[in-house]
Molecule: Bacterial RNase P class A
Organism: Thermoanaerobaculia bacterium
């Protein structure tokens, strides 16, 4: 210098001013005035985990769902850190649903002879029969052997070599690989092995059912709590009215008819010789008043918390402990906006130069109970570390 890999950061660029919006504080009876604070790294998707709240008297299980190498971290997690193994890359490094297929069931299209208790299509080998040829030999047929070679397939039951054989084959042997056991290292996943045993069995798929282990009750701040009208409706009390009456069907008002229900023509007490009179009860209606429920609306939950920053210590790290400092939106149809000036930055032009003139602000997006993660989106730019290659000293 080139090409890459990893980690992280900024993200309306700073300051000032004018107008406007939300919340808080102060002054004022009030109108209003003054001061202060006011979006993000993802506030997003709502995917995962929690805090908090309500529901279930309490607890357990089945089913269902989710997770799945190991150890650690964390309030918890499907997150994070460190490591193991596998795959990719020359490398820095990246990626991985990565428990069990010797518990059982099942699946494997097409091709192929055969797809799992392997398998004879071609080839190779053996003995036999027939045919051709003077002969050497060749051809055909079925039978048997054979997993070395060919062929099919995503996948064909260890590899290389020597021996062996009719040809072959872990059939035997050596080496490599594999399995079981022991030993060594590691908390562990796992690794190593010059030790012992075994010719080698146990092919693949669990993102098929299934088995094993672990976790999970449900709903969500529109949770929940408090205050609470007007109108309508429910209940109680008091007063008044109250009998061919009242209510309902029946409607904004009035009336009639019909139907249904309730209550009367009555009951009780007192007075009177008596006719009778008086009081109370009685379906319901009206007025007044009280009680309770719900709605509108208001208040709360509501932002000080697994909080932020700095330092020290422990740990490879995630993270933990200790000390100090600090408080940074809280709306509810939902505020956080617009403009101007100056500086810095970038682009273009001019100038030997200091500099001058003109132009520019771009991305994704926008809090809604809060927190920890993951994922996705993003104009432009910056910092640090590492790898490979080339060149120079």
């Nucleotide at each position: 210098c080139g090409a890459a890999g990893g980690a992280g950061c900024c993200g309306a660029u700073g300051c000032g001013g004018u107008c406007g919006c939300u919340c808080c504080c102060c002054g004022g009876c009030g109108a209003c005035g003054g001061g202060g604070a006011g979006a993000g790294g993802a506030a997003a998707g709502u995917c995962c985990g929690g805090a908090c709240u309500c529901c279930u008297a309490c607890g357990g299980g089945c089913a269902g769902c989710a997770g799945g190498c190991u150890c650690g971290c964390c309030a918890a997690c499907g997150g994070c850190g460190a490591g193991g193994c596998g795959c990719g890359g020359c490398g820095a490094c990246g990626c991985g649903a990565c428990g069990g297929a010797a518990a059982g069931u099942g699946c494997a299209a097409c091709a192929g002879a055969g797809a799992g208790u392997a398998g004879a299509c071609c080839g190779c080998c053996g003995a036999g029969g027939c045919c051709c040829g003077c002969g050497a030999g060749g051809g055909c047929c079925g039978c048997g052997g054979u997993a070395a070679g060919g062929g099919u397939g995503a996948a064909a039951g260890g590899g290389u070599g020597c021996g062996g054989u009719a040809a072959g084959a872990g059939c035997g042997c050596a080496c490599c690989g594999c399995c079981c056991g022991g030993c060594c290292g590691g908390c562990g996943a796992c690794g190593g092995u010059u030790c012992g045993g075994g010719g080698c069995a146990c092919g693949g798929c669990a993102a098929a059912c299934c088995c094993c282990c672990u976790g999970c009750g449900g709903a969500g701040c529109a949770a929940g709590a408090c205050c609470g009208a007007a109108u309508a409706g429910g209940g109680g009390a008091g007063c008044g009215c109250g009998a061919u009456g009242c209510g309902g069907g029946c409607c904004g008002c009035c009336c009639g008819u019909c139907c249904c229900g309730c209550g009367a023509u009555c009951g009780g007490c007192g007075c009177g010789c008596g006719a009778g009179c008086g009081c109370c009860g009685g379906a319901g209606c009206g007025c007044u008043u009280c009680c309770g429920g719900g709605u509108a609306g208001g208040u709360u939950g509501c932002u000080g918390g697994a909080g932020g920053c700095c330092g020290g210590c422990g740990g490879c790290a995630a993270c933990g402990c200790c000390g100090g400092c600090u408080c940074g939106a809280g709306a509810g149809g939902a505020a956080u906006g617009a403009c101007c000036g100056c500086g810095a930055c970038c682009c273009g032009g001019c100038g030997c130069g200091a500099g001058c003139c003109g132009g520019g602000g771009g991305a994704c997006a926008g809090a809604a109970u809060c927190c920890g993660g993951c994922u996705u989106a993003c104009c432009g730019g910056c910092u640090c570390c590492u790898u490979c290659g080339a060149c120079c000293g």